Description:
c-di-GMP-I-GGC riboswitch aptamer from a Gemmatimonadota bacterium, 96 nucleotides, folded computationally. Its Rfam family is "c-di-GMP-I-GGC riboswitch aptamer". The literature on the family includes a 2017 paper in Proc Natl Acad Sci U S A by Weinberg et al., "Bioinformatic analysis of riboswitch structures uncovers variant classes with altered ligand specificity".
RNA sequence: UCCGACAACGGCAAACCCGUCGAAAGGCGGGGACGCAAAGCUACGAGGCUACCGCGCGGUCCCACCGGACGCGCCACGCCAGUCGAGCCGCCGAAG
Repeated sequence: UCCGACAACGGCAAACCCGUCGAAAGGCGGGGACGCAAAGCUACGAGGCUACCGCGCGGUCCCACCGGACGCGCCACGCCAGUCGAGCCGCCGAAG
C1' cells in the first nucleotide's frame, strides 16, 4: 500500500412515526434501526425523482372578445452522495 477480522474504540442510520420548511421531489430536527468500512464531503459524468414557473395540445367548462379554470404532454436552473463512476479527506490493524 492493497485488503477488511464474529477484533477494539467509536461512528452513521433504511422503512415507518412525529414536528418543521418546500408546489413537489426532497431537506432539517426528534424517535426508530434495514443495513453500511467511507452510509464522510463534492451534483463533475451517467442515471433516477419532481414540475411551482415556462412551453405545447385541446377534451370539458367559463367567457361578447381578449383570455381563464381543469386535464394531458414536454422541460431543471430543483432534488437524490443509502444507484453507479469520478474527485477530495479520513479512524483502526488480525490474516494474507